[in-house]
RNA sequence: CAGGUCGGCCACGCGAUCGCGGCGGCGGGUCGCUGAUCCGCCGUCGAGGAAAGUCCGCCCUCCACAGGGCAGCGCUGCUGGCUAACGGCCAGGCGGGGUAACCCGACGGAACAGUGCAACAGAGAAGUGUAUUGCCGUCCAGCCGGGCGGCGAGGGUGAAACGGUGGUGUAAGAGACCACCAGCGCGGUCAGUGAUGGCCGCGGCUGGCAAACCCCAGCGGGAGCAAGGCAAAGCAGGCGCAUUGGGGCGGCCCGUCCCGCAAAAAGCGCCGGGUAUGCCGCAUGACGGGCGGAGCAAUCCGUCCGCGAGAGAGAUGAUCGCGCGGCUUUCUCCGGAAAGCCUGACAGAAGGCGGCUUAUCGGCUGGCCUGGACG
Repeated sequence: CAGGUCGGCCACGCGAUCGCGGCGGCGGGUCGCUGAUCCGCCGUCGAGGAAAGUCCGCCCUCCACAGGGCAGCGCUGCUGGCUAACGGCCAGGCGGGGUAACCCGACGGAACAGUGCAACAGAGAAGUGUAUUGCCGUCCAGCCGGGCGGCGAGGGUGAAACGGUGGUGUAAGAGACCACCAGCGCGGUCAGUGAUGGCCGCGGCUGGCAAACCCCAGCGGGAGCAAGGCAAAGCAGGCGCAUUGGGGCGGCCCGUCCCGCAAAAAGCGCCGGGUAUGCCGCAUGACGGGCGGAGCAAUCCGUCCGCGAGAGAGAUGAUCGCGCGGCUUUCUCCGGAAAGCCUGACAGAAGGCGGCUUAUCGGCUGGCCUGGACG
């Protein structure tokens, strides 16, 4: 310098004017006046890295529920750690890809629990399987050709053809048998917390698929902030009152006055679902930032500082100026300059938090790998 790979960060900037929502203060209007509501002024705050999809895990709330086991259903699935928890993250192991940095993996169980599946091609796709081309034996007296029997080595088909090489053996052959190699399983031993790996021995056990049934292990109540709670008023309705009850005078009792006095109605007191209204839930939290420490890391601990939207038909916008960026044209001393245009990615809170996934113009920055050149 070129190419690659893995992260971290930003998300047009500054200023002015107008507008909108929350909070605080001041002033004013109205009303049923310690209050509510409306208006004005001042101050202050006002979207995101994904606020999104709602795919996981939680907090919170209500409903259901004695405790335990089995069955069923659903989800998860290497090991260790982190975390409130997770299907997330970190580290490691194994397998696959890449020269490498690095990336990807639902990655428990298939010698020997059982069942099932495999397009097309092919003779045959897992059955003590296959006979198209073949090999061998025998018969048709011999050749060609054919019949019968044996074989599973060679060719051919396929994603996959019943482990591989050499030998023994045989009419020809074959793990049929032997040696070595590969895989698998079992046992031992060493290293490791473990997944697993190294070495040694044994077993002829030898295709794939368990995001197919299944087996094993672990986990799992349901619905969701329109959850749900509080306040006061009115209404439907219910209950109580007569040995009275309620109200006025009064601090209380007595007393006195008024109304009602049981069929019902009226009266008084209490309760009162749902709807509508207002408030809460609802913003100090598994919160953010700096520094120090532990740890490979995820993360944890300590300390200091900060407060960062909270609506309820739902605010977060518009205009202008300068700068940044992008596009087009022209000029050029090829470094760039000028003019015009674009308003500038994805998108946008609605109880909150941790993740995952998806969308995203452009820019800044760091580690590492490969190749080349020069010193």
Bacterial RNase P class A from Candidatus Flexifilum sp., 375 nucleotides, folded computationally. The gene name in the source record is rnpB. NCBI's taxonomy places the organism under Bacteria, Chloroflexota, Anaerolineae, Candidatus Flexifilaceae, Candidatus Flexifilum. Model confidence (mean pLDDT): 75 of 100. It matches the Rfam family "Bacterial RNase P class A". By type it is a ribozyme. Rfam's curators write: Ribonuclease P (RNase P) is a ubiquitous endoribonuclease, found in archaea, bacteria and eukarya as well as chloroplasts and mitochondria.